RNA sequence: AUGAACAAUGCUCGAGAGAACGAGUAAUCGUCGCCGAAGGAGCAAACCCCCGCCGGGUGAAUCUCUCAGGCAAAAGAACGGCAUUGGGACG
Repeated sequence: AUGAACAAUGCUCGAGAGAACGAGUAAUCGUCGCCGAAGGAGCAAACCCCCGCCGGGUGAAUCUCUCAGGCAAAAGAACGGCAUUGGGACG
């Protein structure tokens, strides 16, 4: 001096599914239906433990579950993009 991965912050993009029903002045509570893209959980191959079978452990997703969350608008929102800061791979 070049400034990769990655991280944080800010801006931006951003789907799905109930303005459900009942009680209540309201807060809220109850019932039924549904969504998958905050978060969380599950596991295939492969590898490891075990002489070996069984069994156990590690183990990904936009898959599965729907605990949490959500089902007018607003807010939130994965992934992606941009900027700044950190970072210091490579040469």